[in-house]
């Protein structure tokens, strides 16, 4: 760097340098920051994918734990976008003599899902 799988509203900050940007990238919106932005150091901690033990019994799978390998420590991946999906409501327009129900179109909304991006981990070429 590719491709597979899982996870992604929980959780968990100090000091030290540095000196202005910084929340992944594109737009927008909205936050953080000279009461110090990012990056790098130390320590402290969170979580448990890798690992441990103990049970099952052999792909799995419960339950403890944290030595060691990443990750991780503002805000849902900060939020939106994308959708022949689902549920709600609420215009407008047709159709009908005419209201209401239905039927059919169109616009946009709100919540849930999905879909691309992305992030990490174990694994793979």
């Nucleotide at each position: 760097a590719u491709g597979u799988u899982a996870u992604c509203a929980a959780g968990a900050a100090a000091g030290g340098u540095g000196g202005a940007g910084g929340g992944a990238a594109u737009a927008g919106a909205c936050c953080c920051u000279u009461u110090g932005a990012a990056g790098c150091c130390u320590u402290a901690g969170c979580a448990a994918c890798c690992c441990u033990u103990a049970g099952a019994c052999u792909u799995a799978c419960u339950a403890a734990g944290a030595a060691g390998g990443u990750g991780c420590u503002a805000a849902a991946u900060u939020c939106u976008a994308c959708u022949u999906g689902a549920a709600c409501a609420c215009g407008c327009a047709a159709a009908u003599c005419a209201u209401u129900u239905c039927u059919u179109g169109c616009a946009a909304g709100u919540u849930c899902g999905g879909a691309u991006a992305g992030a990490u981990a174990a694994c793979u070429u």
Molecule: SAM riboswitch aptamer (S box leader)
Organism: Winogradskyella sp.